[in-house]
Molecule: c-di-GMP-I riboswitch aptamer
Organism: sheep gut metagenome
RNA sequence: GCAAAACCUUCGAAAGAUUGUGACGCAAAGCUAUAGGGGCUUCAGAAUAACUUUGAUGCCAGCCAGUUGCCGA
Numbered sequence: 001g002c003a004a005a006a007c008c009u010u011c012g013a014a015a016g017a018u019u020g021u022g023a024c025g026c027a028a029a030g031c032u033a034u035a036g037g038g039g040c041u042u043c044a045g046a047a048u049a050a051c052u053u054u055g056a057u058g059c060c061a062g063c064c065a066g067u068u069g070c071c072g073a
Base pairs, nucleotide, nucleotide: 001026002025006021007020010017011016024062030067031066032065036064037063038060039059040058045054046053047052
């Protein structure tokens, strides 16, 4: 310096994002999501007698990763 969970505001079908409170942690917990891997949700659509299956151009970088950077033993 950032800010987890939880609660609040708003958006969203959801994942999740967002506003405020709050600190679990983090020497990159800065940035990057059609540059790569991995993960999450499943609206519409498609399939099914039904149960259900499929469905990303949505989401996660505090999963790995790429990239930039502070201090200086």